A computed fold for a 512-nucleotide part of an RNA from an uncultured anaerobic bacterium, annotated as small-subunit ribosomal RNA, 5' domain. Rfam family: Bacterial small subunit ribosomal RNA.
Context: one part of a larger RNA
């Protein structure tokens, strides 16, 4: 020179497009951020309507209206799925953690796809209503009753599971496949429709996704870190796991790693990718995409396909809150906001209109994901502050050798022209029939008026640009060199004038 998530000084029109706690994995006040399905069930409540009757009473009509039925609505519970995703942060991690390349004849996967069979019949409970009670509360107990796609036998089933012996083919060892034989024990639920048929449910086989494992390579600093290791290395059994293995135990043997740097120490998430350089290569992991860890702090299993679970449950511990002192309650490294910490980083905004994501048979519901506003010149990139003409070189200003020079065609004056903002009128794309937060935005039309918009550093040499008056080894300046001690192009103000750059200019700070 270039970069940056930057900061700080002075300055500040507009738009587009990104981007924004790098510090305290400090500590939270308040709101939302995970629901959803009544087409899975029994209930509670509402609301309409029938309704024995009964009241009036002009024998038909009004008003009430028990038990009990009909339809609609809404939902505390119970059951399903779903909360293992999305979002957030990088503390810890030097590890198969990451990247890449293999392997699994050692594995497993709910939803989805495809294909085969199948859904017979019974049972006991138990939230919830309800009564009784304990407690301040948080939350409980006890009785009495109910249901189901919730639980549990029982019948049926196979090439699917075990267990035995067999044949045949394959193979990288243990081995895989496939075929038939005997034996074992193992399944379902049921909804919605007038029905046609939908949606579900059990198995099995394939798949498709997502995972788990194990293997070779690779990519910090320190030897002023030289020895490390007893479940250690390995075997045999066993257990345990979706699986394999000291993953755990029992016995057995004494192995196992290291100078090609083990082990300690120190620091660090890792890539794709970004910066820089002609390149090699150096330096960095912000935003966007992958994979991993972590959700107060240690530790634990439990439900599930899947979790050892950020807004799950338990147990400790710190800290905070609430209390009737018995005893509870909570966890912003989700959005947004608040205290601190910092040189330092944003609004307690709107919408589910698109996009996806959960749930639903669907209308629809959630969704702080996301889409979009709002702040900030934090960055990139655009466009403006006007154009032309204009000498008597006005006026001022500042230098001056007083003659002039210079700011300078610059004002001024004259002709024009509206981008941006202003102000009126129209108004989208995104939306497929409907549905737009954004937003009466973008954009197009049309009016007025130079009219409402320029700073900022520098001017000794490096290095583009100089003079005047103040000061006088003083105050300063300063990246180097060096200036300053009475004419300072270097100081420190003013002014005039020049150079760079430009809504930005400079310092500061890190990397090439």
């Nucleotide at each position: 020179g270039g970069a940056c998530g930057a900061a700080c000084g002075c300055u500040g029109g507009c738009g587009g497009c990104g981007u924004g706690c790098c510090u305290a994995a400090c500590a939270c006040a308040u709101g939302c951020a995970a629901g959803u399905c009544g087409a899975g069930c029994g209930g509670a409540g509402g609301a309409u309507u029938c309704g024995a009757g009964a009241u009036g009473u002009u024998u038909a009509c009004a008003u009430c209206g028990a038990a009990g039925g009909a339809u609609c609505c809404u939902u505390a519970g119970c059951g399903g799925c779903g909360g293992a995703c999305g979002g957030g942060u990088g503390a810890g991690u030097a590890a198969c953690a990451c990247g890449u390349g293999g392997g699994u004849a050692a594995c497993c996967u709910g939803c989805c796809u495809c294909a085969g069979a199948g859904u017979g019949g019974g049972g006991g409970a138990u939230a919830g209503c309800c009564u009784u009670u304990c407690g301040a509360a948080a939350g409980g107990a006890a009785g009495a009753u109910u249901a189901a796609u919730a639980c549990c036998g029982c019948a049926u089933a196979a090439g699917a599971u075990u267990g035995u012996a067999c044949u045949g083919c394959c193979a990288c060892a243990u081995g895989g496949c496939a075929g038939a034989g005997c034996a074992a024990g193992a399944a379902a639920a049921g909804g919605a429709g007038c029905a046609a048929u939908c949606c579900g449910c059990u198995u099995u086989g394939a798949g498709a996704u997502g995972g788990a494992c194990c293997c070779g390579c690779g990519g910090c600093g320190c030897a002023u870190u030289a020895g490390c290791u007893a479940g250690u290395u390995g075997g045999u059994g066993a257990g345990g796991u979706a699986a394999c293995g000291g993953c755990u135990c029992a016995c057995c043997a004494a192995g196992g790693c290291c100078a090609c740097g083990a082990u300690g120490c120190g620091u660090a998430g890792c890539c794709g990718a970004c910066c820089u350089g002609a390149g090699a290569g150096g330096g960095u992991g912000a935003u966007c995409g992958g994979c991993c860890a972590c959700a107060u702090u240690g530790g634990a299993a439990c439900u599930g396909a899947g979790a050892c679970a950020c807004g799950g449950u338990c147990c400790a511990g710190a800290c905070u809150c609430c209390u009737a002192c018995g005893g509870g309650a909570g966890g912003c490294a989700g959005c947004a906001g608040u205290g601190g910490g910092g040189a330092a980083u944003a609004u307690u905004g709107c919408a589910c209109a698109a996009u996806g994501g959960g749930c639903g048979a669907a209308a629809g519901c959630c969704u702080g994901a996301u889409g979009c506003a709002g702040c900030a010149a934090c960055g990139c990139c655009g466009c403006g502050u006007g154009a032309g003409u204009g000498a008597u070189g006005a006026a001022g200003g500042c230098c001056u050798u007083c003659g002039g020079g210079u700011c300078g065609u610059a004002a001024a004056g004259c002709u024009c022209u509206u981008u941006g903002a202003u102000c009126a009128g129209g108004g989208a794309u995104g939306a497929u029939a409907a549905u737009g937060a954004c937003a009466g935005u973008a954009c197009c039309u049309g009016a007025a008026a130079a009219a409402c918009a320029a700073g900022c550093c520098a001017c000794g040499g490096c290095u583009a640009a100089c003079u005047a008056c103040g000061u006088g080894c003083c105050a300063g300046c300063a990246g180097c060199c060096g200036c300053g001690g009475u004419a300072a192009u270097a100081c420190c103000g003013u002014a005039g004038g020049u150079g760079g750059c430009g809504a930005g200019c400079g310092u500061u700070g890190u990397c090439c």